[in-house]
Molecule: Bacterial RNase P class A
Organism: Thalassotalea piscium
RNA sequence: CGAGUUGACUAGACAAUCGCUGCUUUAUCGUUGUAUUUACUGUUUCGACAGUUAGUAUACGGGUAAAGGGGAGGAAAGUCCGGGCUCCAUUGAGCAGGGUGCCAGGUAACGCCUGGGAGGCGAAAGCCUACGACAAGUGCAGCAGAGAGAAGACCGCCGAUGACCGCUUGCGGAACAGGUAAGGCUGAAAGGGUGCGGUAAGAGCGCACCGGACCACUGGUAACAGUUGGUUGCAGGGUAAACUCCACCCGGAGCAAGACCAAAUAGGGUUUCAUAUGGCGUGGCUCGCGUUGAAACCGGGUAGGUUGCUUGAGCCUUAGAGCGAUUUAAGGCCUAGAGGAAUGAUUGUCCACGACAGAACCCGGCUUAUCGGUCAACUCACCUA
Numbered sequence: 001c002g003a004g005u006u007g008a009c010u011a012g013a014c015a016a017u018c019g020c021u022g023c024u025u026u027a028u029c030g031u032u033g034u035a036u037u038u039a040c041u042g043u044u045u046c047g048a049c050a051g052u053u054a055g056u057a058u059a060c061g062g063g064u065a066a067a068g069g070g071g072a073g074g075a076a077a078g079u080c081c082g083g084g085c086u087c088c089a090u091u092g093a094g095c096a097g098g099g100u101g102c103c104a105g106g107u108a109a110c111g112c113c114u115g116g117g118a119g120g121c122g123a124a125a126g127c128c129u130a131c132g133a134c135a136a137g138u139g140c141a142g143c144a145g146a147g148a149g150a151a152g153a154c155c156g157c158c159g160a161u162g163a164c165c166g167c168u169u170g171c172g173g174a175a176c177a178g179g180u181a182a183g184g185c186u187g188a189a190a191g192g193g194u195g196c197g198g199u200a201a202g203a204g205c206g207c208a209c210c211g212g213a214c215c216a217c218u219g220g221u222a223a224c225a226g227u228u229g230g231u232u233g234c235a236g237g238g239u240a241a242a243c244u245c246c247a248c249c250c251g252g253a254g255c256a257a258g259a260c261c262a263a264a265u266a267g268g269g270u271u272u273c274a275u276a277u278g279g280c281g282u283g284g285c286u287c288g289c290g291u292u293g294a295a296a297c298c299g300g301g302u303a304g305g306u307u308g309c310u311u312g313a314g315c316c317u318u319a320g321a322g323c324g325a326u327u328u329a330a331g332g333c334c335u336a337g338a339g340g341a342a343u344g345a346u347u348g349u350c351c352a353c354g355a356c357a358g359a360a361c362c363c364g365g366c367u368u369a370u371c372g373g374u375c376a377a378c379u380c381a382c383c384u385a
Stems, first nucleotide, its partner, number of pairs: 002380009012350007020071002023068007032059006039052005073356001077367002080365005085254004097250005102116005117131001118129004132245002137243002139239002154184002156180003161177002164173004192210006211234001212232005217226003258307004268298006278292005314333008351354001
């Protein structure tokens, strides 16, 4: 300097003006509850009690104004997994259904993460993998091909043996019975590989080496591994994101969960009173008219309001344990919380000219989208010293 691999960070900057939405403080306005005081009225057992008016103090909530300070993300997204929280159900277990699937560890938990094993890709750094069982059973496989499963004689090879033909009578012929999986052909796939022996030709038929399976041994927590020892001619082809079997896990619904307060000429219950020549309204009385039991208390609950709501498996720094995921201790920090839904607009300057995209109960993951820029570690190639 070029080409890559892995991990992490960032997500236009600054200023002015005008807004939006929570919080805090101050001021002010009106209102409500409570306490207390004054005055009046009513009742009275003369102690007091009830109601109204006015003032003061305090509390809570509300309106307005000012000041201060806060205000989207790495994915807020998809809603695909896992958990918290809430309600319902619940002695426990099983069936059904669903999920996961090499081993060990981490975690609140996971289908996530870390480390390792095996297999595959790459020259390397490194990357990818639903990676239990098809020798329990059942099923499936287009086209081609003779044959697709204890497979198969289409071409080829042989024809030792037994027939047949010929003759030179122990040889020849390939048109027979038959033998043969070495070679060709078909296919994604055709029952270990190479060599020698063997044979009529062939064949793990025999042998050597390589490979496989099984049993030990050794190493490892384990998956698994082995220039270890022995046995065995040797997988009874593929497929389980086919049924299935094996092992393990899973109750349901979700913040529109749920909790609290609670209006009315709504509706329910209990008690007391009244009982139609009655009660209530029409400002006091009579008439008239209208209407019909009245009062007190109680619970449910619609509208509406409040809450759940953001202090949390939280974040930062330092130190310790661990290869790591992660975890422990100490110190520090508070960082959106709305309810038709705020987080913006305009102007100016600058640059590398700005992507994907907007919280709605909260966390941990995964996946998907994403203009650029920065840093660290590592690999390969070239050049220079």